Model confidence (mean pLDDT): 78 of 100. Predicted 3D model of a 62-nucleotide RNA (Fluoride riboswitch aptamer (crcB RNA motif)) from Methanoregulaceae archaeon UBA288. Taxonomically the source falls in Methanoregulaceae (Archaea, Methanobacteriati, Methanobacteriota, Methanomicrobiales).
RNA sequence: ACUAUGAUCGGUGAUGGAGUUCACCGUCAACCGCGGGUCCCGCUGAUAACUCCUGCCCCUUC
Numbered sequence: 001a002c003u004a005u006g007a008u009c010g011g012u013g014a015u016g017g018a019g020u021u022c023a024c025c026g027u028c029a030a031c032c033g034c035g036g037g038u039c040c041c042g043c044u045g046a047u048a049a050c051u052c053c054u055g056c057c058c059c060u061u062c
Stems, first nucleotide, its partner, number of pairs: 009026005016053006033043004
C1' cells in the first nucleotide's frame, strides 16, 4: 500500500416522526417509484417490512 473477513461506528432503502426487525453502502458508495405515444402525458404510496402518531384522500354517523 492492496485485498478479504469479523467487531464497532456512520449513512441509505421515491415526501414527516417514533419503536422493532431486515437489507444495502463506506463518500466516484448505498439511494434518487411505475407506465406510455417519452424533455411530454398518466398512475400508486407518508412503511424496505410491521405497529403507532402526524398530514393527505374516500365513505359513514353525530